[in-house]
């Protein structure tokens, strides 16, 4: 530099489910002091007895993150996670969560199933850890086949992508 794993990876469009008859808006009633700006604390600003939040009924009624399917594109450390740093949602505020960016070979060969933790509206999905078999690859041990110091097949055991093949 080229290349291989296969229920392989990521991104984008469309789609469908969920979110949800929820948020929110309007009307009526109950009620009576708080409420909003991601969660907690503090601050600030704003709303509120011309009735807050909450609850009930009626009318109207979303969206996003996360996913399914499909098509396309780029790929095979694909990529994902984690640590650290910075930025964002009122604050040069503290801690936490989330999102975005940067960075570090810190972790993971790959997908699958199960259990638990975390994220999440979620019993979806994702992710981490553990376990299980499967699978690609290499090494090694045993056996087998074949004019044969090798190749292939079967079985055992082990390694990790910082690998493997050329």
């Nucleotide at each position: 530099c080229a290349g291989a794993g296969g229920c392989g990876c990521a991104c984008g469009g469309c789609u469908c489910a969920g979110g949800a008859g929820u948020a929110c808006c309007g009307a009526a009633g109950c009620g009576g002091a708080g409420g909003a700006a991601c969660g907690a604390u503090c601050c600030u600003u704003c709303c509120c007895a011309u009735g807050a939040g909450g609850c009930u009924u009626c009318g109207g009624a979303a969206a996003a993150g996360g996913g399914u399917g499909u098509c396309g594109u780029g790929c095979c450390g694909a990529a994902a996670g984690g640590a650290c740093u910075g930025c964002g949602a009122g604050g040069c505020a503290u801690c936490g969560g989330c999102g975005c960016a940067g960075c570090c070979g810190c972790u993971u060969g790959g997908g699958u199933g199960c259990a638990g933790g975390c994220c999440a509206a979620a019993c979806a999905g994702g992710u981490c850890u553990g376990c299980a078999a499967c699978u690609g690859u290499c090494a090694u041990c045993g056996g087998g086949u074949c004019g044969g110091u090798g190749a292939c097949c079967c079985g055992g055991c082990g390694g990790a992508g910082c690998g493997c093949u050329g």

The RNA shown here (Lysine riboswitch aptamer) has 166 nucleotides and comes from a pig gut metagenome. The sequence is in RNAcentral, with records from MGnify. Its Rfam family is "Lysine riboswitch aptamer". Rfam describes the family as follows. Riboswitches are metabolite binding domains within certain messenger RNAs that serve as precision sensors for their corresponding targets.